[in-house]
Overview: Predicted 3D model of a 145-nucleotide RNA (FMN riboswitch aptamer (RFN element)).

């Protein structure tokens, strides 16, 4: 000097206005939001994380806890500038896990009927797992050899 390694902190946003209706922040119109790294600055490129599904191992009497593997994983074009941009600028588009909630329509049952009960069912923005996890970022420490 370099560095394995260790520790600390940080680490996801968004429903405003109107319409229909008995009922919708879920439908319709407009509105609003965009994790991390790479690369000419990216929700749409490439890779990753989260979520979701399947599965292994360890611990525990059990609920459960810890940890790994595999799978899955949405969506962009045109023009301009430029050495370089699906990243910037202009224009027009598009996309959004799981569970819950539940306008309408539909279904089943009961009822003479009005009607009642139940099922089904529309959320990127509401509620929940989640005061979680995490890609990663910043900072600190760092023995022996």
């Nucleotide at each position: 000097a370099a560095a394995a390694u260790u520790c600390u902190u940080u680490g996801g946003g968004g429903a405003a206005u109107g319409g229909u209706g008995a009922a919708a922040u879920u439908c319709c119109a407009u509105a609003c939001c965009g994790g991390c790294a790479g690369u000419a600055a990216a929700g749409u490129c490439u890779g990753c994380g989260a979520a979701c599904g399947c599965u292994g191992a360890g611990g525990g009497g059990a609920u459960c806890c810890u940890u790994g593997g595999c799978g899955c994983c949405g969506a962009u074009c045109g023009g301009g500038u430029g050495c370089a941009a699906u990243u910037c600028c202009c224009g027009a588009a598009c996309c959004g896990a799981c569970g819950g909630u539940g306008a309408a329509c539909g279904g089943u049952u009961c009822u003479u009927a009005u009607g009642a009960a139940c099922c089904c069912g529309c959320a990127g923005u509401c509620c929940g797992g989640a005061u979680g996890a995490g890609a990663a970022a910043a900072g600190a420490a760092a023995a022996c050899a």

Description:
Rfam family: FMN riboswitch aptamer (RFN element). Its family is annotated with FMN binding in the Gene Ontology. About the family: The RFN element is a highly conserved domain that is found frequently in the 5'-untranslated regions of prokaryotic mRNAs that encode for flavin mononucleotide (FMN) biosynthesis and transport proteins.